RNA sequence: CCAUGCUAGGUGGGGAGUUAGCGGUUCCCUUAAACCCGAAAACCGCUUUACGCGGGGCCGAAUGCCGUGCUGAGGUUGGCAAGGGUAAGAAAUGUGACUUUUCUCAAGAACGUUGAAGAUAAGGUCCUACGCGACGAAAAACCGCGAACCUGGUCAGGUCCGAAAGGAAGCAGCCAUAAGUGGAUCUUUUCGUGCGACGUGGGAGUGCCUUUUCUGAGUUCAAGGGAAAAGUAACCGCUUGUUCUUGUCCAAUCAAAGACGGAUGCAUGG
Numbered sequence: 001c002c003a004u005g006c007u008a009g010g011u012g013g014g015g016a017g018u019u020a021g022c023g024g025u026u027c028c029c030u031u032a033a034a035c036c037c038g039a040a041a042a043c044c045g046c047u048u049u050a051c052g053c054g055g056g057g058c059c060g061a062a063u064g065c066c067g068u069g070c071u072g073a074g075g076u077u078g079g080c081a082a083g084g085g086u087a088a089g090a091a092a093u094g095u096g097a098c099u100u101u102u103c104u105c106a107a108g109a110a111c112g113u114u115g116a117a118g119a120u121a122a123g124g125u126c127c128u129a130c131g132c133g134a135c136g137a138a139a140a141a142c143c144g145c146g147a148a149c150c151u152g153g154u155c156a157g158g159u160c161c162g163a164a165a166g167g168a169a170g171c172a173g174c175c176a177u178a179a180g181u182g183g184a185u186c187u188u189u190u191c192g193u194g195c196g197a198c199g200u201g202g203g204a205g206u207g208c209c210u211u212u213u214c215u216g217a218g219u220u221c222a223a224g225g226g227a228a229a230a231g232u233a234a235c236c237g238c239u240u241g242u243u244c245u246u247g248u249c250c251a252a253u254c255a256a257a258g259a260c261g262g263a264u265g266c267a268u269g270g
Base pairs, nucleotide, nucleotide: 001270002269003268004267005266006265009059010058011057012030013029014028015027016026020047021046022045023044024043035056036055037054038053065262066261067260070258071257074254075253076252077251078250079249080247081246082245083244084243085242086241087240088239089238094236096235097232098231099230100229101228102227103226104225105224108221109220110219111218118214119213121211122210123209124208125207126203127202128201129200130199131198132196133195134193135192136191137190138189139188140187142183143182144181145180151176152175153174154173159168160167161166
């Protein structure tokens, strides 16, 4: 060095996730490729010698194993940038947005020399006092009713005094009236009022209406453009926190695979 038979061993590795942790089932990456059957996420097997469990095949000392370091797919974490969601805050100087007012511009409609707008004067509308009126209440006045006796007048009968003439008190009745009560709503007085096409005086005020005088051409309406002022934190924008997504970006970390290098069992025969 070759052949045969064995043995150790191999029949993929890695990232994420899960877990106290390790491996598997799950998702993903890698490589030309990774034996077959059975079960396995509130799961299966284990405990730092944890890189699966049960059964059956195949390969077998090189396609396998090791290596501080090299290249490096891909994953994870953090940072940064961009974008989205959400919470809080400031801000109206943020050339943002919204609301109001004023001015202005262009076009439209109506009114206006039978006089616009403005100025001036008077009056009304408003407040107040008084008067007048209206309405309501009360009283007086007016017309009635109204007393067994304790109101008045007249007082039949009867009673009393008297010799008589005559006189006295006085019931019923009749007439009148008091307190009281009813009617009428013509008159007077007092008080009051969610009252007034009224009068007089005073006041407030220039908002509205009417009118006099002056002057002589604009005024009003709805929508639009521009400017200015005041306001509004609902929206956009700003700041901070938090969360998600993306990134040929940066850093750390794990790392398939590749390249290079290193070591490699036993028996028999040639």
This is a predicted structure of a 270-nucleotide RNA (Bacterial large signal recognition particle RNA) from a Thermotogota bacterium. It matches the Rfam family "Bacterial large signal recognition particle RNA". By type it is a non-coding RNA gene. Rfam links the family to the GO terms signal recognition particle, plasma membrane targeting and SRP-dependent cotranslational protein targeting to membrane, signal sequence recognition. Taxonomically the source falls in Thermotogota (Bacteria, Thermotogati). It is recorded under the gene name ffs. RNAcentral holds the sequence, with entries from ENA.